[in-house]
RNA sequence: CUUAUAUAGCUUAAUGGUUAAAGCAUUUGUCUCAUAAACAAAUAAUAUAGGUUCAAUUCCUUUUAUAAGUA
Numbered sequence: 001c002u003u004a005u006a007u008a009g010c011u012u013a014a015u016g017g018u019u020a021a022a023g024c025a026u027u028u029g030u031c032u033c034a035u036a037a038a039c040a041a042a043u044a045a046u047a048u049a050g051g052u053u054c055a056a057u058u059c060c061u062u063u064u065a066u067a068a069g070u071a
Base pairs, nucleotide, nucleotide: 001069002068003067004066005065006064009024010023011022012021017054026042027041028040029039030038047063049061050060051059
């Protein structure tokens, strides 16, 4: 310098249009002599700052971080 990526504690979804979805994890409850398993519920997220649009996780730009590549 170029390219790609950034969504919940972790791993992944989401054609510009619903209250941003799911699994694991965490917490609570039911069950059990107890634990585990199972079942039910709860908590929790779009990297930063702008722009376009009636409407942005999605499109454009900047910055930051990470990875790869060129020199």